[in-house]
Context: one part of a larger RNA
């Protein structure tokens, strides 16, 4: 100096990004316990007393000598469990040892769970609920080439598969896109069907150029031809989307109000510098002597917003922010003891 640890005046978070570590607090009986609350909790709420050994009376129970016919009483005595009164020692009596610190106020996910074995335990997963949507049974889906298997010895109160995620209140508007559903009409359409026509070849005619049956070859046009797609509609807890300028009120400022362009349709409700606000340390209020954080509002929402869920909740959390009690060598500041090292000498 470095590990592990014990003490420490005076002050007590002045330490730090954060009370990170320590300390504190602890058992068990009594009193006593708020707001909230889903009534169940919150609660060991907070936040008070008491605890050793002697001794005297006393109370239950338990055993029985004894009484009683029997249920059953039940004395001494010893065991258990208690209850008041006195006395009396130490600084201290759960005498060691194991053994919760506590309150307020937000966020955030309901919750118990479960995860990144070895850097992340969370606000992330899962969850009961809720809601869409597929499947009628040889289900739908899924493994497998296939037999065959799971679905399931189940049957729409059943199964898959999406999303949200208790629980309360509540879930607006657009179907123009794109997805899916539906639709005997009409557009377009492939093999196939069908064969007009035209090539090619040559019996045959013809002086010649050429013409040219049958047949065999080679091509083929109308026309019938499913779904699809066009098309007509539906649908959003399907993908997704929810405007802009201008003018206007007898101070000023604003604009219920009007005008005008786009649109499919121009964001309801409720929330809003928020785990989402760039400007921003926004302004005002609180708490502090002083507060970029933290509560409460405002609303100018750069760039919330309603099951990729919106706003709330009691409860719960090794989660996060803030604050405040009590108590600490975390710090003013450092000191001095133990043990083990480092050194030294051997």
């Nucleotide at each position: 100096c470095c590990c592990u640890c014990g003490u420490u005046a005076a002050g007590g978070a002045a330490c730090u990004a954060g009370g990170c570590a320590a300390c504190a607090u602890g058992a068990c009986c009594c009193c006593g316990u708020a707001a909230c609350u889903u009534c169940g909790g919150g609660a060991g709420a907070a936040g008070g007393g008491g605890u050793g050994c002697c001794u005297u009376c006393u109370a239950g129970c338990g055993u029985u000598c004894g009484g009683g016919u029997a249920a059953c009483c039940a004395a001494a005595g010893c065991g258990c469990u208690g209850g008041a009164g006195g006395g009396u020692c130490g600084c201290a009596g759960u005498g060691a040892a194991a053994u919760g610190g506590c309150u307020c106020u937000g966020g955030c996910g309901a919750c118990u769970g479960u995860u990144u074995a070895a850097c992340a335990a969370a606000a992330a997963c899962a969850c009961a609920g809720g809601u869409c949507u597929c499947u009628g049974c040889u289900a739908a889906g899924c493994c497998g080439u296939a037999a065959g298997g799971c679905g399931a010895u189940g049957u729409a109160u059943a199964g898959g598969g999406g999303c949200u995620g208790a629980c309360g209140c509540g879930u607006g508007c657009c179907c123009a896109g794109u997805g899916c559903c539906g639709g005997a009409a009409g557009g377009u359409u492939a093999a196939g069907g069908g064969g007009a026509g035209a090539g090619g070849u040559u019996a045959g005619c013809g002086c010649a150029a050429g013409c040219g049956a049958a047949g065999c070859c080679u091509u083929g046009a109308a026309c019938c031809g499913a779904a699809g797609c066009c098309c007509c509609g539906g649908u959003g807890a399907a993908c997704g989307g929810c405007g802009g300028c201008c003018g206007u009120a007898a101070c000023u400022a604003u604009a219920a109000c009007g005008g005008u362009c786009c649109u499919a349709a121009g964001g309801u409700a409720g929330c809003g510098a928020a785990a989402u606000u760039c400007c921003u340390u926004g302004u005002c209020g609180g708490g502090u002597a002083a507060g970029u954080u933290c509560c409460g509002a405002c609303c100018c929402g750069c760039a919330c917003g309603a099951a990729c869920g919106g706003c709330g909740u009691a409860a719960c959390a090794a989660c996060u922010a803030g604050a405040g009690c009590g108590g600490u060598g975390u710090c003013u500041c450092a000191a001095c003891g133990a043990g083990g090292g480092a050194c030294u000498c051997g």